[in-house]
RNA sequence: CUCUUAUCAAGAGUAGGCGGAGGGACUGGCCCGACGAUGCCACGGCAACCGACACGAUAUUUCGUGCACGGUGCCAAUUCCAACAGGUUGUUUAUGCAACCUGAAAGAUGAGAG
Numbered sequence: 001c002u003c004u005u006a007u008c009a010a011g012a013g014u015a016g017g018c019g020g021a022g023g024g025a026c027u028g029g030c031c032c033g034a035c036g037a038u039g040c041c042a043c044g045g046c047a048a049c050c051g052a053c054a055c056g057a058u059a060u061u062u063c064g065u066g067c068a069c070g071g072u073g074c075c076a077a078u079u080c081c082a083a084c085a086g087g088u089u090g091u092u093u094a095u096g097c098a099a100c101c102u103g104a105a106a107g108a109u110g111a112g113a114g
Base pairs, nucleotide, nucleotide: 001114002113003112004111005110006109007108008107013043014042016041017040018039022032023031024030027082028081029080044075045074046073049071050070051069053066054065055064056063057062079106084103085102086101087100088099089098090097091096
């Protein structure tokens, strides 16, 4: 980097250190940011994807619950919202507009494979 698969409405940050301008993936919107963001480090926390461990069920495989020891992950805003397709309602002369719903795409993270 590519493929497969699961999840993405909940949760959890500092009156610490470095640093100094953009950042929230891309486009549009809307936000965050010299009252110092994003990022890196320190410390703290959340969760429970994988492994370990404990208990229970199951004929083995396996499944469920717990734990938080190890490997990741995460800690502004639903993945911040939309973007593509379809639908519902309202409005309109209208293929327009508004609100909402479903699915897809893209992205993120885990696990597995190449």
Annotation: The RNA shown here (SAM riboswitch aptamer (S box leader)) has 114 nucleotides and comes from Tumebacillus algifaecis. Of the family's consensus pairs, 97% are formed in the model.